[in-house]
RNA sequence: GCCCGCAUGGUCUAGUGGUUAGGACACCACCCUUUCAAGGUGGUAACACGGGUUCGAUCCCCGUUGCGGGUA
Numbered sequence: 001g002c003c004c005g006c007a008u009g010g011u012c013u014a015g016u017g018g019u020u021a022g023g024a025c026a027c028c029a030c031c032c033u034u035u036c037a038a039g040g041u042g043g044u045a046a047c048a049c050g051g052g053u054u055c056g057a058u059c060c061c062c063g064u065u066g067c068g069g070g071u072a
Stems, first nucleotide, its partner, number of pairs: 001071007010025004018055001027043005048064005
């Protein structure tokens, strides 16, 4: 250089066109406890970026960026 794949809360991830964008851990508040831990309830927080297709895009297409793999 060329080819392939990946990018979703702080972390790991689910989500094959119409979802309230879900779960686990973490964090915060409250309950429980003499206190801590554990446990219970609730809460904050996310679709890498720019275009396109579509009535509608996290999802499909193109490009960019970053990461990973393959190849001479």
Molecule: transfer RNA
Organism: Candidatus Sericytochromatia bacterium